[in-house]
Molecule: TPP riboswitch aptamer (THI element)
Organism: Paracoccus spongiarum
RNA sequence: GCGGCCACCUCGGGGUGCCCAUGACGGGCUGAGACGCGCUUGCGGACCCGUUGAACCUGAUCCGGCUCACACCGGCGGAGGGAAGGUCUCGCAUCCCUUU
Numbered sequence: 001g002c003g004g005c006c007a008c009c010u011c012g013g014g015g016u017g018c019c020c021a022u023g024a025c026g027g028g029c030u031g032a033g034a035c036g037c038g039c040u041u042g043c044g045g046a047c048c049c050g051u052u053g054a055a056c057c058u059g060a061u062c063c064g065g066c067u068c069a070c071a072c073c074g075g076c077g078g079a080g081g082g083a084a085g086g087u088c089u090c091g092c093a094u095c096c097c098u099u100u
Base pairs, nucleotide, nucleotide: 001092002091003090004089007087008086009085010084011050012049013048014047017029018028019027020026035044036043037042056081057080058079062075063074064073065072
């Protein structure tokens, strides 16, 4: 100087839905995550993801399936977008110094 895996640090990105019922409290489904506070649009926590990028968004008021009903499963998807720096460690190459 270059390159690789795990881990860590800092920074950043993202989503927070659906069904049932009540005057209200609530119950259920999937999932890593469906939360809390404040408030007209934000803050925070947890969780996941950061180019080896399906975390997440668009397509999408999409298509097929399951279901009492679903935003659940699959297709779409070798489609398009999408947020990184370092530390540790290992390997390789080169240069300098010292010794023989």